Predicted 3D model of a 171-nucleotide RNA (Lysine riboswitch aptamer). It matches the Rfam family "Lysine riboswitch aptamer". From the family's description: Riboswitches are metabolite binding domains within certain messenger RNAs that serve as precision sensors for their corresponding targets. Allosteric rearrangement of mRNA structure is mediated by ligand binding, and this results in modulation of gene expression. This family includes riboswitches that sense lysine in a number of genes involved in lysine metabolism, including lysC.

[in-house]
RNA sequence: UGCCCGGAUAGAGGUGCGGAAAAGAUGUACCCCCGGCGAGCCGACAGGCGCCAGAGCCGAGGGAAGGGCGAUUCCGCCGAAUCCCGGGAACAGGUAUGUUCCCCGGGGUGGUGCGUCGGAGAAUAUCCGCCGCACUGUCCGCUUCACGGAAGCGGGAGAGCUAUCGAGGAG
Numbered sequence: 001u002g003c004c005c006g007g008a009u010a011g012a013g014g015u016g017c018g019g020a021a022a023a024g025a026u027g028u029a030c031c032c033c034c035g036g037c038g039a040g041c042c043g044a045c046a047g048g049c050g051c052c053a054g055a056g057c058c059g060a061g062g063g064a065a066g067g068g069c070g071a072u073u074c075c076g077c078c079g080a081a082u083c084c085c086g087g088g089a090a091c092a093g094g095u096a097u098g099u100u101c102c103c104c105g106g107g108g109u110g111g112u113g114c115g116u117c118g119g120a121g122a123a124u125a126u127c128c129g130c131c132g133c134a135c136u137g138u139c140c141g142c143u144u145c146a147c148g149g150a151a152g153c154g155g156g157a158g159a160g161c162u163a164u165c166g167a168g169g170a171g
Stems, first nucleotide, its partner, number of pairs: 001170001003169002007165005014078001016077006024069001030062002034059004040049003044095002081109008089100004110136006117129004138156008
């Protein structure tokens, strides 16, 4: 020093992110009797239940534990954070397999919203994945203008961007 490289500190994005508490809403397992249907039914399989002494389904009634959601408030923050895959461990299970405030490894995502499809879920809640659309912050390129800036078009990714200060390199 209008350059390169890798650091430290601070900071920005906005329906921004996470956590805790919590009014409240919600159904499920299951139970009882009542009413209706009823010969097959439940289950991934193994297997089990039942055939008028009524399995199972529907309706009405009761109804958890645990989980999911959550107005609002508070706290911590800006790879905030979150998700996916593989392995391990623990737990559940007859097995298949499933689950997780856990461990190891790998990978994706700038942020938000909406939509199709698929998955999780009791669910029309909510969450996750692919794709698409919109908005938005940021940087780069090109163009234009009324040029300390703005607009349009195109592109990139948080390993980014902005500010300040060092180390090293190059000139």
Description
Model confidence (mean pLDDT): 75 of 100. The sequence was found by an Rfam model in a public genome assembly.